NiCo (Nickel/Cobalt) riboswitch aptamer from an uncultured Dehalococcoidia bacterium, 90 nucleotides, folded computationally.

Formats: sequence, C1' cells, structure tokens
RNA sequence: CAGGGUCACUUGGAGCAGGCGGUCCCGGGAGAGCCGGGGCGCAGCCGGGCUUGAUAGUGGCAACGGGAACAUGAGUCCCGUGGGACUAAG
Repeated sequence: CAGGGUCACUUGGAGCAGGCGGUCCCGGGAGAGCCGGGGCGCAGCCGGGCUUGAUAGUGGCAACGGGAACAUGAGUCCCGUGGGACUAAG
C1' cells in the first nucleotide's frame, strides 16, 4: 500500500418477511360507488432510528399519515402507525 474479518455510525438498495395499493373470486349492497372475507407478486409505494421494564406487563421519543382552529408557513392540539432480517458504499 492492497486485500480480508469484526464492531459502531451515516447514507443508500431490494423481486426477504410484513404493510399499503392493485387485481381476481365469493358475500352484502346494487345504477354506480362502497363494505367484509379469501386468493394472486403484480413489484406501484414503504420496508423502519431508538428507548423504559426483567426475557414479562405497562409505556415513551424521533419519524410518517390523517384531521381541526384558519387560507399559507411555522407551531399547537386530536387520531392512527411507530417496525424483524439482509445488502452496498463511506
């Protein structure tokens, strides 16, 4: 100097799992929209940083989505979600 391994952090990636969406089937409604259940990866959008507690229970923050005051920005308030793994570069 180069390469390899491990750990931490930051920023990405994705056809893992999972979620949303879409689509097909069934039921309800039935003019349509819509609601519920099941199937399909179809690959359109996410795919997750933490923390309290003991490993349990109960919680909390960031972040994201929706709503209200009010038109916009910021902020406040209310409601919901709040997350396992893998991989790349620095």